[in-house]
RNA sequence: GGGGACGUAGCUCAGUUGGUUAGAGCGCUACCUUGACAUGGUAGAGGUCAUAGGUUCGAGCCCUACCGCCCCCA
Numbered sequence: 001g002g003g004g005a006c007g008u009a010g011c012u013c014a015g016u017u018g019g020u021u022a023g024a025g026c027g028c029u030a031c032c033u034u035g036a037c038a039u040g041g042u043a044g045a046g047g048u049c050a051u052a053g054g055u056u057c058g059a060g061c062c063c064u065a066c067c068g069c070c071c072c073c074a
Stems, first nucleotide, its partner, number of pairs: 001073004006068002010026004019057001028044005051065004
């Protein structure tokens, strides 16, 4: 230099024919339960969907560029 995969909550990830509100598990906070802890239960916080453009009535999803990381080729 060329090709490919990935980037979504603190972590691991789902979201797959573009359509109402972006989700799960773990973790975190509060409360209930306990003499106290653990477990369990209830509620909640936390996201510019890497970044910037484009297409569309509508984009996490399609297109382009760019950044990061990994793999292959040279």

Background:
A computed fold for a 74-nucleotide RNA from an uncultured Eubacteriales bacterium, annotated as transfer RNA. Its Rfam family is "tRNA". Its mean pLDDT, the model's own confidence on a scale to 100, is 81. It was read from a public genome assembly.